[in-house]
Molecule: transfer RNA
Organism: Pagellus acarne
RNA sequence: AAAGCUUUAGCUUAAUUAAAGCGCUUGCUUUGCAAGCAGGACAUGUGAGUUAAAGUCUCGCAAGUUUUA
Repeated sequence: AAAGCUUUAGCUUAAUUAAAGCGCUUGCUUUGCAAGCAGGACAUGUGAGUUAAAGUCUCGCAAGUUUUA
RNA backbone atom coordinates (compact mmCIF):
# COMPACT_ATOMS: atom_id res chain seq x y z
P A A 1 -0.68 3.87 3.53
O5' A A 1 -0.86 2.86 2.31
C5' A A 1 -0.68 3.37 1.00
C4' A A 1 -0.68 2.24 0.00
C3' A A 1 -1.92 1.36 0.00
O3' A A 1 -2.99 1.92 -0.73
C1' A A 1 0.00 0.00 0.00
P A A 2 -4.48 1.61 -0.34
O5' A A 2 -4.69 0.13 -0.89
C5' A A 2 -4.59 -0.14 -2.27
C4' A A 2 -4.71 -1.63 -2.53
C3' A A 2 -5.90 -2.32 -1.91
O3' A A 2 -7.09 -2.15 -2.67
C1' A A 2 -3.96 -3.59 -1.49
P A A 3 -8.54 -2.18 -1.88
O5' A A 3 -8.74 -3.73 -1.54
C5' A A 3 -8.87 -4.68 -2.59
C4' A A 3 -8.83 -6.08 -2.04
C3' A A 3 -9.84 -6.39 -0.95
O3' A A 3 -11.14 -6.64 -1.44
C1' A A 3 -7.74 -7.23 -0.30
P G A 4 -12.40 -6.29 -0.49
O5' G A 4 -12.40 -7.51 0.56
C5' G A 4 -12.58 -8.83 0.13
C4' G A 4 -12.33 -9.83 1.23
C3' G A 4 -13.18 -9.68 2.47
O3' G A 4 -14.50 -10.21 2.32
C1' G A 4 -10.94 -10.04 3.11
P C A 5 -15.72 -9.57 3.14
O5' C A 5 -15.47 -10.04 4.64
C5' C A 5 -15.50 -11.41 5.00
C4' C A 5 -15.05 -11.63 6.42
C3' C A 5 -15.83 -10.86 7.47
O3' C A 5 -17.05 -11.46 7.83
C1' C A 5 -13.52 -10.64 7.88
P U A 6 -18.27 -10.57 8.34
O5' U A 6 -17.82 -10.15 9.79
C5' U A 6 -17.66 -11.10 10.82
C4' U A 6 -17.03 -10.49 12.07
C3' U A 6 -17.82 -9.35 12.70
O3' U A 6 -18.87 -9.81 13.53
C1' U A 6 -15.54 -8.76 12.55
P U A 7 -20.18 -8.86 13.79
O5' U A 7 -19.59 -7.72 14.75
C5' U A 7 -19.07 -8.05 16.01
C4' U A 7 -18.46 -6.84 16.69
C3' U A 7 -19.46 -5.80 17.17
O3' U A 7 -19.05 -5.26 18.43
C1' U A 7 -17.92 -4.79 15.71
P U A 8 -19.61 -5.90 19.76
O5' U A 8 -21.19 -5.66 19.62
C5' U A 8 -21.74 -4.36 19.65
C4' U A 8 -23.13 -4.37 20.20
C3' U A 8 -23.30 -5.02 21.58
O3' U A 8 -22.93 -4.15 22.63
C1' U A 8 -24.98 -5.81 20.13
P A A 9 -22.14 -4.80 23.87
O5' A A 9 -23.18 -4.67 25.07
C5' A A 9 -23.67 -3.38 25.48
C4' A A 9 -23.95 -3.33 26.96
C3' A A 9 -22.91 -4.03 27.82
O3' A A 9 -22.71 -3.28 29.03
C1' A A 9 -25.05 -4.94 28.26
P G A 10 -21.48 -2.28 29.13
O5' G A 10 -20.35 -3.27 29.72
C5' G A 10 -19.04 -2.76 30.02
C4' G A 10 -18.23 -3.85 30.68
C3' G A 10 -18.18 -5.16 29.90
O3' G A 10 -17.13 -5.14 28.92
C1' G A 10 -18.81 -5.62 32.12
P C A 11 -17.33 -5.88 27.50
O5' C A 11 -17.21 -7.43 27.84
C5' C A 11 -15.97 -7.97 28.26
C4' C A 11 -16.10 -9.45 28.56
C3' C A 11 -16.69 -10.29 27.43
O3' C A 11 -15.73 -10.64 26.45
C1' C A 11 -17.77 -10.81 29.46
P U A 12 -16.21 -10.92 24.95
O5' U A 12 -17.07 -12.25 25.06
C5' U A 12 -16.47 -13.48 25.45
C4' U A 12 -17.50 -14.58 25.52
C3' U A 12 -18.34 -14.78 24.27
O3' U A 12 -17.67 -15.53 23.28
C1' U A 12 -19.73 -14.80 26.18
P U A 13 -18.13 -15.35 21.71
O5' U A 13 -19.70 -15.17 21.83
C5' U A 13 -20.52 -15.54 20.75
C4' U A 13 -21.77 -16.19 21.30
C3' U A 13 -23.01 -16.00 20.40
O3' U A 13 -23.03 -16.96 19.37
C1' U A 13 -23.56 -15.54 22.66
P A A 14 -23.91 -16.63 18.04
O5' A A 14 -25.37 -16.86 18.57
C5' A A 14 -26.45 -16.11 18.07
C4' A A 14 -27.69 -16.36 18.87
C3' A A 14 -28.97 -15.83 18.24
O3' A A 14 -29.49 -16.77 17.30
C1' A A 14 -28.89 -15.14 20.48
P A A 15 -29.77 -16.30 15.80
O5' A A 15 -30.98 -15.28 16.00
C5' A A 15 -32.16 -15.69 16.67
C4' A A 15 -33.00 -14.48 17.01
C3' A A 15 -33.21 -13.50 15.85
O3' A A 15 -34.25 -13.92 14.99
C1' A A 15 -32.61 -12.32 17.80
P U A 16 -34.09 -13.77 13.38
O5' U A 16 -35.32 -12.82 13.00
C5' U A 16 -36.01 -12.17 14.01
C4' U A 16 -37.13 -11.34 13.47
C3' U A 16 -38.13 -10.96 14.57
O3' U A 16 -38.64 -9.66 14.30
C1' U A 16 -39.24 -12.18 12.90
P U A 17 -37.83 -8.45 15.03
O5' U A 17 -38.46 -8.38 16.49
C5' U A 17 -39.71 -7.70 16.65
C4' U A 17 -40.17 -7.75 18.11
C3' U A 17 -39.07 -7.49 19.12
O3' U A 17 -39.60 -6.74 20.23
C1' U A 17 -40.05 -9.60 19.50
P A A 18 -39.20 -5.29 20.40
O5' A A 18 -37.66 -5.26 20.75
C5' A A 18 -37.21 -5.65 22.02
C4' A A 18 -36.09 -6.63 21.93
C3' A A 18 -35.28 -6.81 23.19
O3' A A 18 -35.90 -7.71 24.10
C1' A A 18 -33.82 -6.54 21.36
P A A 19 -35.71 -7.59 25.68
O5' A A 19 -35.24 -9.04 26.10
C5' A A 19 -36.15 -10.13 25.98
C4' A A 19 -35.41 -11.43 25.77
C3' A A 19 -34.44 -11.83 26.86
O3' A A 19 -35.08 -12.40 27.99
C1' A A 19 -33.42 -12.12 24.77
P A A 20 -34.33 -12.40 29.42
O5' A A 20 -33.23 -13.53 29.25
C5' A A 20 -33.60 -14.88 29.03
C4' A A 20 -32.40 -15.75 28.70
C3' A A 20 -31.31 -15.83 29.76
O3' A A 20 -31.63 -16.68 30.83
C1' A A 20 -30.32 -15.55 27.64
P G A 21 -31.04 -16.37 32.29
O5' G A 21 -29.54 -16.91 32.22
C5' G A 21 -29.27 -18.28 32.02
C4' G A 21 -27.78 -18.53 31.86
C3' G A 21 -26.90 -17.89 32.91
O3' G A 21 -26.83 -18.65 34.10
C1' G A 21 -26.03 -17.43 30.77
P C A 22 -26.74 -17.91 35.50
O5' C A 22 -25.27 -17.30 35.53
C5' C A 22 -24.15 -18.15 35.58
C4' C A 22 -22.87 -17.40 35.27
C3' C A 22 -22.57 -16.21 36.17
O3' C A 22 -22.06 -16.55 37.45
C1' C A 22 -22.20 -15.61 33.93
P G A 23 -22.46 -15.68 38.69
O5' G A 23 -21.95 -14.20 38.33
C5' G A 23 -20.55 -13.92 38.34
C4' G A 23 -20.27 -12.54 37.80
C3' G A 23 -20.79 -11.38 38.62
O3' G A 23 -19.98 -11.11 39.77
C1' G A 23 -21.25 -10.98 36.36
P C A 24 -20.66 -10.56 41.10
O5' C A 24 -21.22 -9.13 40.69
C5' C A 24 -20.35 -8.05 40.37
C4' C A 24 -21.11 -6.77 40.11
C3' C A 24 -22.09 -6.36 41.20
O3' C A 24 -21.45 -5.71 42.29
C1' C A 24 -23.13 -6.17 39.09
P U A 25 -21.99 -5.94 43.80
O5' U A 25 -23.41 -5.24 43.80
C5' U A 25 -23.53 -3.85 43.58
C4' U A 25 -24.98 -3.47 43.40
C3' U A 25 -25.93 -3.91 44.50
O3' U A 25 -25.87 -3.04 45.63
C1' U A 25 -26.87 -4.42 42.41
P U A 26 -26.29 -3.61 47.09
O5' U A 26 -27.89 -3.62 47.03
C5' U A 26 -28.59 -2.39 46.98
C4' U A 26 -30.09 -2.62 47.01
C3' U A 26 -30.59 -3.57 48.07
O3' U A 26 -30.70 -2.96 49.36
C1' U A 26 -31.60 -4.11 46.01
P G A 27 -30.54 -3.88 50.67
O5' G A 27 -31.88 -4.74 50.70
C5' G A 27 -33.13 -4.11 50.89
C4' G A 27 -34.27 -5.07 50.63
C3' G A 27 -34.28 -6.34 51.46
O3' G A 27 -34.79 -6.14 52.78
C1' G A 27 -34.73 -6.87 49.21
P C A 28 -34.34 -7.10 53.97
O5' C A 28 -35.02 -8.50 53.60
C5' C A 28 -36.43 -8.63 53.60
C4' C A 28 -36.86 -10.03 53.20
C3' C A 28 -36.23 -11.15 54.01
O3' C A 28 -36.90 -11.36 55.24
C1' C A 28 -36.11 -11.67 51.72
P U A 29 -36.07 -11.72 56.55
O5' U A 29 -35.49 -13.18 56.22
C5' U A 29 -36.39 -14.27 56.03
C4' U A 29 -35.65 -15.48 55.49
C3' U A 29 -34.43 -15.90 56.28
O3' U A 29 -34.78 -16.68 57.42
C1' U A 29 -33.91 -15.86 53.98
P U A 30 -34.31 -16.24 58.85
O5' U A 30 -32.74 -16.58 58.82
C5' U A 30 -32.32 -17.93 58.69
C4' U A 30 -30.80 -18.02 58.70
C3' U A 30 -30.09 -17.22 59.78
O3' U A 30 -30.08 -17.89 61.02
C1' U A 30 -29.03 -16.86 57.68
P U A 31 -30.39 -17.07 62.34
O5' U A 31 -29.14 -16.12 62.51
C5' U A 31 -29.17 -15.02 63.47
C4' U A 31 -27.77 -14.49 63.68
C3' U A 31 -26.97 -14.23 62.42
O3' U A 31 -27.26 -12.94 61.87
C1' U A 31 -25.65 -15.48 63.93
P G A 32 -27.52 -12.85 60.23
O5' G A 32 -26.05 -13.04 59.65
C5' G A 32 -25.05 -12.06 59.86
C4' G A 32 -23.68 -12.57 59.41
C3' G A 32 -23.62 -13.07 57.96
O3' G A 32 -23.46 -12.01 57.03
C1' G A 32 -22.61 -14.66 59.38
P C A 33 -24.09 -12.19 55.55
O5' C A 33 -23.13 -13.25 54.88
C5' C A 33 -21.77 -12.93 54.60
C4' C A 33 -21.00 -14.14 54.11
C3' C A 33 -21.56 -14.80 52.86
O3' C A 33 -21.19 -14.12 51.67
C1' C A 33 -21.04 -16.45 54.47
P A A 34 -22.24 -14.11 50.40
O5' A A 34 -22.28 -15.65 49.97
C5' A A 34 -21.15 -16.25 49.35
C4' A A 34 -21.32 -17.75 49.23
C3' A A 34 -22.51 -18.22 48.39
O3' A A 34 -22.22 -18.22 47.00
C1' A A 34 -22.50 -19.38 50.43
P A A 35 -23.39 -17.79 45.94
O5' A A 35 -24.48 -18.95 46.10
C5' A A 35 -24.18 -20.27 45.68
C4' A A 35 -25.25 -21.23 46.14
C3' A A 35 -26.67 -20.91 45.69
O3' A A 35 -26.94 -21.35 44.37
C1' A A 35 -26.67 -21.33 47.99
P G A 36 -27.91 -20.50 43.44
O5' G A 36 -29.34 -20.54 44.17
C5' G A 36 -30.01 -21.78 44.32
C4' G A 36 -31.24 -21.60 45.20
C3' G A 36 -32.24 -20.57 44.71
O3' G A 36 -33.09 -21.07 43.70
C1' G A 36 -31.83 -20.25 47.01
P C A 37 -33.62 -20.10 42.54
O5' C A 37 -34.70 -19.19 43.27
C5' C A 37 -35.84 -19.79 43.87
C4' C A 37 -36.66 -18.75 44.62
C3' C A 37 -36.99 -17.50 43.84
O3' C A 37 -38.09 -17.66 42.95
C1' C A 37 -36.20 -16.92 45.98
P A A 38 -38.17 -16.84 41.60
O5' A A 38 -38.50 -15.37 42.09
C5' A A 38 -39.71 -15.11 42.80
C4' A A 38 -39.76 -13.66 43.24
C3' A A 38 -39.42 -12.64 42.17
O3' A A 38 -40.50 -12.38 41.29
C1' A A 38 -38.29 -12.10 44.16
P G A 39 -40.22 -11.64 39.89
O5' G A 39 -39.92 -10.14 40.35
C5' G A 39 -39.06 -9.31 39.61
C4' G A 39 -38.69 -8.08 40.42
C3' G A 39 -37.84 -7.05 39.70
O3' G A 39 -38.63 -6.19 38.87
C1' G A 39 -36.90 -7.50 41.80
P G A 40 -38.06 -5.81 37.42
O5' G A 40 -36.86 -4.85 37.78
C5' G A 40 -37.06 -3.67 38.54
C4' G A 40 -35.75 -2.98 38.82
C3' G A 40 -34.89 -2.70 37.62
O3' G A 40 -35.30 -1.56 36.89
C1' G A 40 -33.57 -3.61 39.35
P A A 41 -34.95 -1.41 35.34
O5' A A 41 -33.42 -0.99 35.35
C5' A A 41 -33.01 0.20 35.99
C4' A A 41 -31.49 0.32 35.98
C3' A A 41 -30.86 0.13 34.62
O3' A A 41 -30.89 1.32 33.84
C1' A A 41 -29.70 -1.17 36.21
P C A 42 -31.18 1.27 32.29
O5' C A 42 -29.82 0.70 31.69
C5' C A 42 -28.59 1.36 31.95
C4' C A 42 -27.41 0.48 31.59
C3' C A 42 -27.47 -0.16 30.23
O3' C A 42 -27.09 0.73 29.20
C1' C A 42 -26.77 -1.74 31.84
P A A 43 -28.17 1.13 28.02
O5' A A 43 -27.52 0.40 26.76
C5' A A 43 -26.17 0.66 26.40
C4' A A 43 -25.67 -0.34 25.41
C3' A A 43 -26.34 -0.31 24.04
O3' A A 43 -25.77 0.67 23.21
C1' A A 43 -26.18 -2.53 24.81
P U A 44 -26.72 1.46 22.13
O5' U A 44 -27.00 0.37 21.02
C5' U A 44 -26.34 0.40 19.77
C4' U A 44 -25.77 -0.97 19.41
C3' U A 44 -25.38 -1.11 17.95
O3' U A 44 -24.22 -1.93 17.85
C1' U A 44 -26.96 -2.74 18.52
P G A 45 -23.23 -1.78 16.69
O5' G A 45 -22.32 -0.55 17.11
C5' G A 45 -21.77 -0.50 18.42
C4' G A 45 -20.67 0.55 18.45
C3' G A 45 -21.03 1.86 17.76
O3' G A 45 -21.71 2.75 18.61
C1' G A 45 -18.93 1.08 16.99
P U A 46 -23.02 3.56 18.07
O5' U A 46 -22.40 4.66 17.09
C5' U A 46 -21.50 5.63 17.58
C4' U A 46 -20.91 6.44 16.44
C3' U A 46 -21.92 6.96 15.43
O3' U A 46 -22.58 8.14 15.87
C1' U A 46 -20.13 5.96 14.29
P G A 47 -24.10 8.44 15.38
O5' G A 47 -23.90 8.96 13.91
C5' G A 47 -23.14 10.14 13.65
C4' G A 47 -22.97 10.34 12.16
C3' G A 47 -24.24 10.26 11.34
O3' G A 47 -25.00 11.44 11.39
C1' G A 47 -22.49 9.07 10.27
P A A 48 -26.53 11.43 10.83
O5' A A 48 -26.28 11.46 9.26
C5' A A 48 -27.28 11.03 8.38
C4' A A 48 -26.70 10.75 7.00
C3' A A 48 -27.65 10.05 6.05
O3' A A 48 -28.52 10.94 5.41
C1' A A 48 -25.58 8.91 6.05
P G A 49 -30.11 10.55 5.31
O5' G A 49 -30.11 9.45 4.16
C5' G A 49 -29.53 9.75 2.89
C4' G A 49 -29.36 8.50 2.07
C3' G A 49 -30.60 7.67 1.85
O3' G A 49 -31.44 8.21 0.82
C1' G A 49 -28.79 6.26 2.43
P U A 50 -33.04 7.97 0.96
O5' U A 50 -33.24 6.42 0.66
C5' U A 50 -32.87 5.87 -0.60
C4' U A 50 -33.11 4.39 -0.62
C3' U A 50 -34.49 3.93 -0.17
O3' U A 50 -35.44 4.03 -1.22
C1' U A 50 -32.83 2.60 0.87
P U A 51 -36.87 4.73 -0.89
O5' U A 51 -37.55 3.64 0.07
C5' U A 51 -37.80 2.32 -0.39
C4' U A 51 -38.23 1.44 0.74
C3' U A 51 -39.37 1.99 1.59
O3' U A 51 -40.64 1.79 0.99
C1' U A 51 -37.66 1.10 2.98
P A A 52 -41.69 3.04 1.04
O5' A A 52 -42.10 3.06 2.60
C5' A A 52 -42.89 4.13 3.13
C4' A A 52 -43.42 3.75 4.50
C3' A A 52 -42.38 3.23 5.45
O3' A A 52 -41.71 4.29 6.16
C1' A A 52 -44.22 1.76 5.43
P A A 53 -40.10 4.25 6.29
O5' A A 53 -39.89 3.10 7.38
C5' A A 53 -40.34 3.25 8.70
C4' A A 53 -40.32 1.92 9.43
C3' A A 53 -38.96 1.25 9.49
O3' A A 53 -38.15 1.77 10.54
C1' A A 53 -40.60 -0.31 8.85
P A A 54 -36.61 2.11 10.27
O5' A A 54 -35.93 0.68 10.16
C5' A A 54 -36.05 -0.26 11.23
C4' A A 54 -34.83 -1.13 11.35
C3' A A 54 -33.55 -0.39 11.70
O3' A A 54 -32.74 -1.23 12.52
C1' A A 54 -33.25 -1.50 9.65
P G A 55 -32.85 -1.10 14.12
O5' G A 55 -31.69 -2.03 14.69
C5' G A 55 -30.32 -1.53 14.68
C4' G A 55 -29.36 -2.71 14.61
C3' G A 55 -29.29 -3.39 13.25
O3' G A 55 -28.39 -2.73 12.36
C1' G A 55 -29.50 -5.02 14.98
P U A 56 -28.81 -2.52 10.82
O5' U A 56 -28.91 -4.01 10.23
C5' U A 56 -27.79 -4.87 10.29
C4' U A 56 -28.18 -6.28 9.88
C3' U A 56 -28.65 -6.39 8.44
O3' U A 56 -28.21 -7.62 7.87
C1' U A 56 -30.34 -7.12 9.93
P C A 57 -26.99 -7.60 6.84
O5' C A 57 -27.64 -6.77 5.63
C5' C A 57 -28.36 -7.42 4.60
C4' C A 57 -28.70 -6.44 3.49
C3' C A 57 -27.62 -5.43 3.14
O3' C A 57 -26.62 -5.98 2.27
C1' C A 57 -29.68 -4.32 3.31
P U A 58 -25.12 -5.43 2.34
O5' U A 58 -25.21 -3.99 1.68
C5' U A 58 -25.45 -3.86 0.29
C4' U A 58 -25.39 -2.41 -0.14
C3' U A 58 -24.16 -1.64 0.30
O3' U A 58 -23.04 -1.87 -0.55
C1' U A 58 -26.09 -0.36 0.78
P C A 59 -21.58 -1.80 0.06
O5' C A 59 -21.35 -0.24 0.28
C5' C A 59 -21.27 0.62 -0.84
C4' C A 59 -21.18 2.08 -0.40
C3' C A 59 -20.07 2.42 0.57
O3' C A 59 -18.79 2.55 -0.06
C1' C A 59 -22.06 3.42 1.30
P G A 60 -17.47 2.26 0.80
O5' G A 60 -17.33 3.57 1.71
C5' G A 60 -17.10 4.83 1.11
C4' G A 60 -17.20 5.95 2.12
C3' G A 60 -16.25 5.86 3.30
O3' G A 60 -14.94 6.27 3.01
C1' G A 60 -18.41 6.43 4.06
P C A 61 -13.68 5.56 3.73
O5' C A 61 -13.81 6.05 5.24
C5' C A 61 -13.67 7.42 5.57
C4' C A 61 -14.02 7.66 7.03
C3' C A 61 -13.22 6.84 8.04
O3' C A 61 -11.93 7.38 8.29
C1' C A 61 -15.51 6.78 8.60
P A A 62 -10.72 6.39 8.73
O5' A A 62 -11.15 5.91 10.19
C5' A A 62 -11.25 6.84 11.26
C4' A A 62 -11.71 6.16 12.53
C3' A A 62 -10.94 4.90 12.93
O3' A A 62 -9.72 5.20 13.59
C1' A A 62 -13.26 4.50 13.11
P A A 63 -8.48 4.17 13.44
O5' A A 63 -8.90 2.94 14.38
C5' A A 63 -9.10 3.14 15.78
C4' A A 63 -9.69 1.89 16.40
C3' A A 63 -8.97 0.58 16.12
O3' A A 63 -7.82 0.40 16.91
C1' A A 63 -11.29 0.29 15.82
P G A 64 -6.58 -0.46 16.34
O5' G A 64 -7.12 -1.96 16.38
C5' G A 64 -7.47 -2.55 17.62
C4' G A 64 -8.18 -3.87 17.39
C3' G A 64 -7.43 -4.90 16.56
O3' G A 64 -6.43 -5.59 17.31
C1' G A 64 -9.68 -4.80 15.85
P U A 65 -5.09 -6.10 16.56
O5' U A 65 -5.61 -7.28 15.62
C5' U A 65 -6.19 -8.44 16.19
C4' U A 65 -6.80 -9.31 15.11
C3' U A 65 -5.89 -9.71 13.97
O3' U A 65 -5.03 -10.79 14.32
C1' U A 65 -7.94 -8.98 13.10
P U A 66 -3.65 -11.00 13.53
O5' U A 66 -4.08 -11.62 12.12
C5' U A 66 -4.68 -12.90 12.07
C4' U A 66 -5.11 -13.22 10.64
C3' U A 66 -4.06 -13.10 9.58
O3' U A 66 -3.19 -14.20 9.51
C1' U A 66 -6.06 -12.08 8.84
P U A 67 -1.71 -14.05 8.93
O5' U A 67 -1.94 -13.86 7.36
C5' U A 67 -2.50 -14.91 6.59
C4' U A 67 -2.81 -14.43 5.18
C3' U A 67 -1.66 -13.82 4.40
O3' U A 67 -0.81 -14.80 3.84
C1' U A 67 -3.58 -12.46 4.16
P U A 68 0.73 -14.49 3.56
O5' U A 68 0.66 -13.46 2.33
C5' U A 68 0.15 -13.90 1.07
C4' U A 68 0.03 -12.73 0.12
C3' U A 68 1.29 -11.91 -0.08
O3' U A 68 2.22 -12.51 -0.97
C1' U A 68 -0.56 -10.48 0.22
P A A 69 3.76 -12.29 -0.78
O5' A A 69 3.98 -10.77 -1.21
C5' A A 69 3.72 -10.37 -2.54
C4' A A 69 3.77 -8.86 -2.67
C3' A A 69 5.06 -8.21 -2.17
O3' A A 69 6.13 -8.29 -3.10
C1' A A 69 3.18 -7.02 -1.37